[in-house]
RNA sequence: UGAAGUAGCGCAGACUGUCGCGUUGGCUUGCCAAUGAGGAAAGUCCGGGCACCGCAGGGCUGGUUGCUGGGUAAUGCCCAGUGCGCGUGAGCGUGAGGAUAGUGCCACAGAAAUGAUGACCGCCUGCGCAAGCAGGCAAGGGUGCAACGGUGCGGUAAGAGCGCACCAGCAGAGUCGAGAGGCUCUGGCUAGGUAAACCCCGCUAAAGGUGCAAGGCGAAGGUAUAGAUCGAGUAAGCGGCUGCCCGUCGUCUCGUUCUGCCGAUGCCGCUAGAGGGGGCGAGAGAUCGCUCUCCCAGAUAGAUGACGGUCAAAUACAGAACCCGGCUUAUACGCUACUUCACCUU
Numbered sequence: 001u002g003a004a005g006u007a008g009c010g011c012a013g014a015c016u017g018u019c020g021c022g023u024u025g026g027c028u029u030g031c032c033a034a035u036g037a038g039g040a041a042a043g044u045c046c047g048g049g050c051a052c053c054g055c056a057g058g059g060c061u062g063g064u065u066g067c068u069g070g071g072u073a074a075u076g077c078c079c080a081g082u083g084c085g086c087g088u089g090a091g092c093g094u095g096a097g098g099a100u101a102g103u104g105c106c107a108c109a110g111a112a113a114u115g116a117u118g119a120c121c122g123c124c125u126g127c128g129c130a131a132g133c134a135g136g137c138a139a140g141g142g143u144g145c146a147a148c149g150g151u152g153c154g155g156u157a158a159g160a161g162c163g164c165a166c167c168a169g170c171a172g173a174g175u176c177g178a179g180a181g182g183c184u185c186u187g188g189c190u191a192g193g194u195a196a197a198c199c200c201c202g203c204u205a206a207a208g209g210u211g212c213a214a215g216g217c218g219a220a221g222g223u224a225u226a227g228a229u230c231g232a233g234u235a236a237g238c239g240g241c242u243g244c245c246c247g248u249c250g251u252c253u254c255g256u257u258c259u260g261c262c263g264a265u266g267c268c269g270c271u272a273g274a275g276g277g278g279g280c281g282a283g284a285g286a287u288c289g290c291u292c293u294c295c296c297a298g299a300u301a302g303a304u305g306a307c308g309g310u311c312a313a314a315u316a317c318a319g320a321a322c323c324c325g326g327c328u329u330a331u332a333c334g335c336u337a338c339u340u341c342a343c344c345u346u
Stems, first nucleotide, its partner, number of pairs: 001342010013311007021036007038317001042328002045326005050211004057246004061207001063204001065202002067081005082096001083094004097200002102198002104194003120141002122137006149167006168190001170187007215268004221262003226259003230255004237251005275294008
C1' cells in the first nucleotide's frame, strides 16, 4: 500500500417559527404549561409474566427436544468449550443421540448395491493341436455418489491383512479433563450409505386450555316455572375433565334456601417495569450482586402531524394497542479499534 477477518460506536436529525392532534396538570373554563413511537413498534416463530377456566383415577396414542458445562423467570435463546467441516491465515459454519436393536430404501449404469453362495473385461494353473473345458484370483480394468479399509514392501502359479510398516476405523487398558472429549499403549485385522425413512434411546410436561375482545366494577333498559346454592334420583343424547378411550361430574326431574340473570355504554385492567442511566464489585463470558439517580406514550376508531428557516446533507426500513426476554426479516448515512495474508521500503 492492497485484500480480508473480528469486535464495536455514532445517528435514526438538532435548534427554531406558525398552525393542528392525544394525555396529564393548573386556573380566570378556554387558555396556559409539561409531555407524546421503534431499533426493529414488523413477522407472531419460540419462551415467560398476568388473567380466567381446569387441576378423581386408569389405559392408549402422540408431541417437543437431542455433543458437554454454565447463564436465565424461561426458551428451541445466550455464553464458554469439545468433535467435525471450510479457509494459506485471522477466523467462520455446524439439522452434532443411536446405522453391531430391528425393518426398509440405495434411481441410472454395472456381473454384483451388502448373509459376497460376487468373475463383465481380465490374470494364473491344469487338460487340449485348437476352439474350448475345469479350477484358482477381488491385485489390475470397467460401472457408479458409493464396490466390503488405504498406500508401500514382502510374498505367491496368479493373488489375498497371507506377513510387515505407516495411516484410517473398531475394541480394551492406562492417563489427563468437571464433562463432551484429548493423548499414549495393546489387540485381532475391518465394520458401505441413509434416522430432514420407519424406528430405538434419553429429556420434557395436568402432554393443560383460552388470550386484555383475558378478566373485574358500575349502569339506562330488559328478563320471570328466570338464575344460583345444597340434598335426593338419573335411560339415552349433549357438554366439562382440553389428543382419544374407559371412567367421572354436569345438563334433566323433585325438594330446600337465597335473589339473581342479560345488558347499549362508562370505568378499571393500562403501563413503575425480570425498567432506563451512572458508579463499584464477582466472573473467561453470557450474566449476577450492591449502590446512586431518573420517570420515559397509554389511544379505543384509535393522538404522535403539516408547512417554513439555519446547519454540507436529513435521506432508508418503518407506526405502539396488556407487558417483558429472545429469534428472524427490512433498513439510509458516518466512523473507530484490533487481528490476518500478500507485496514494497528501511

This is a predicted structure of a 346-nucleotide RNA (Bacterial RNase P class A) from a Candidatus Melainabacteria bacterium.
Model confidence (mean pLDDT): 75 of 100.
Rfam family: Bacterial RNase P class A. About the family: Ribonuclease P (RNase P) is a ubiquitous endoribonuclease, found in archaea, bacteria and eukarya as well as chloroplasts and mitochondria.
It was read from a public genome assembly, where an Rfam model found it.